Predicted 3D model of a 425-nucleotide RNA (Bacterial RNase P class A) from an Anaerolineales bacterium.
It is recorded under the gene name rnpB.
The organism belongs to Anaerolineales, within Bacteria.
Of the family's consensus pairs, 96% are formed in the model.
RNA sequence: CGAGUGGGCCGGGUGGUCGCGUGGCGCACACUCCUGUUCGCCAUGAGGAAAGUCCGGACUCCACAGAGCACGAUGCUGGGCAACACCCAGGCGAGGCGACUCGACGGCAAGUGCAACAGAGAGCAGGUCGCCGCCACGGUCCUGUGCCCCGCCGUAGGGGGGUACUUGUGCCGCGCGGUAAGAGUGAAACGGUGGUGUAAGAGACCACCGGCGGUCCAGGUGACUGGGCCGGCCAGGCAAACCCCAUCGGGAGCAAGACCAAGCAAGAGGUAGAUGACGUGCGGUUUCGACCCACGUCCUCGCGGGUUGCUCGCCCGUCUCCUCGGGUAGGUCGCCUGAGACACCGAGCAAUCGGUGCCCUAGAUAGAUGGCCACCACCUCGCCACGGCGAGGGACAGAAUUCGGCUUACAGGCCCACUCAUCCC
Numbered sequence: 001c002g003a004g005u006g007g008g009c010c011g012g013g014u015g016g017u018c019g020c021g022u023g024g025c026g027c028a029c030a031c032u033c034c035u036g037u038u039c040g041c042c043a044u045g046a047g048g049a050a051a052g053u054c055c056g057g058a059c060u061c062c063a064c065a066g067a068g069c070a071c072g073a074u075g076c077u078g079g080g081c082a083a084c085a086c087c088c089a090g091g092c093g094a095g096g097c098g099a100c101u102c103g104a105c106g107g108c109a110a111g112u113g114c115a116a117c118a119g120a121g122a123g124c125a126g127g128u129c130g131c132c133g134c135c136a137c138g139g140u141c142c143u144g145u146g147c148c149c150c151g152c153c154g155u156a157g158g159g160g161g162g163u164a165c166u167u168g169u170g171c172c173g174c175g176c177g178g179u180a181a182g183a184g185u186g187a188a189a190c191g192g193u194g195g196u197g198u199a200a201g202a203g204a205c206c207a208c209c210g211g212c213g214g215u216c217c218a219g220g221u222g223a224c225u226g227g228g229c230c231g232g233c234c235a236g237g238c239a240a241a242c243c244c245c246a247u248c249g250g251g252a253g254c255a256a257g258a259c260c261a262a263g264c265a266a267g268a269g270g271u272a273g274a275u276g277a278c279g280u281g282c283g284g285u286u287u288c289g290a291c292c293c294a295c296g297u298c299c300u301c302g303c304g305g306g307u308u309g310c311u312c313g314c315c316c317g318u319c320u321c322c323u324c325g326g327g328u329a330g331g332u333c334g335c336c337u338g339a340g341a342c343a344c345c346g347a348g349c350a351a352u353c354g355g356u357g358c359c360c361u362a363g364a365u366a367g368a369u370g371g372c373c374a375c376c377a378c379c380u381c382g383c384c385a386c387g388g389c390g391a392g393g394g395a396c397a398g399a400a401u402u403c404g405g406c407u408u409a410c411a412g413g414c415c416c417a418c419u420c421a422u423c424c425c
Base pairs, nucleotide, nucleotide: 002420003419004418005417006416007415008414009413010412012376013375014374015373016372017371018370020045021044022043023042024041025040026039028037029036030035047396051407052406054405055404056403057402058401059253060252061251062250066312067311068310069309071249072248073247074246075245076090077089078088079087080086091105092103093102094101095100106244107243111242112241113238114237128183129182130179131178132177133176135175137173138172139171140170141168144165145164146163147162148161149160150159191209192208193207194206195205196204210234211233212231213230214229215228216227217226218225219224257333258332259331260330267324268323269322270321273301274300276298277297278296279295280294281293283292284291285290302318303317304316305315306314307313340359342357343356344355345354346353347352378393379392380391381390382389383388
């Protein structure tokens, strides 16, 4: 002096004036009480994200609330926390020179499935182009032999053509067999390098390496890490594909819910009881044994409702409850003292926890937390020339039961620690 990485903080201040909400106090007035009205004083009044409504709770009700299945969520290890998909510290993998960052991070030899095109073949693979085998057949060339024919020369032979057999396992075609090393296609092709071996090859075999499996040792709470030995075992990718495994999960939500007042049509319709036992009766019948009827109690069954969806279980009821219709939309509480804020000390690598001290910091309900003036501070531009002057600008954004997180937005500014590069000493 430049570029970065991680973390923390501010995001206007002061004074005056006018006006709002809540709480407390005081005076006066009204008032049966509760309480209300006017005025005055004091205290206090939007966030780091109040946003998103994505997770997890507190609290309220169902409700005294269990089990299984389904469904959903999470997914390496340990710790933190009321809890969590969050936070901290690690492990493994990937990116970066690095400080650091990211990971939907259990399982693919349990099953099913997907991968365009190209390619022979994309996971029980496959044989395209090539390579090897004259193994069978056909053809051709070369060598040798026999036979036939022809011309020249000539009676020794040589030359040419045809045919048959044969030699060289030469060459070609085709079929068959072997092969997967070489080449090609593709994002990806069933380990890599070197060698032995082979007709040509190939983990077929061997050495080393990689992966996988088994086993043992050492370190670690653990995820895992390092090492030894054995085994040619070589089984690709995708689970943010279905699926399998482990763990967890009741629902609805402050418009929850509780109370008061007022008011409507004492609203209309539907519904389910049965058996048994006991008891009662100024009841009925009676062959005087008892039977019938009505009412009540209890048990069992049935029925209805409740419990996220289903089943069981459980509970309530039989005047529950279900369907339709009508009325009310008022007031009070819930409503802010909290898993609370701040400071210091201690434990811990940290997240966080413990102790001490101290503070009370919105509670609205058509919805308050504001307007104006002056000065100062910050940033930008211009002038000036080191004193300053002028103009302009100031982000994202507003509580509604509440807390712990995550995600997203943010003009301008400050602080701490760390990394890399250049230059100088």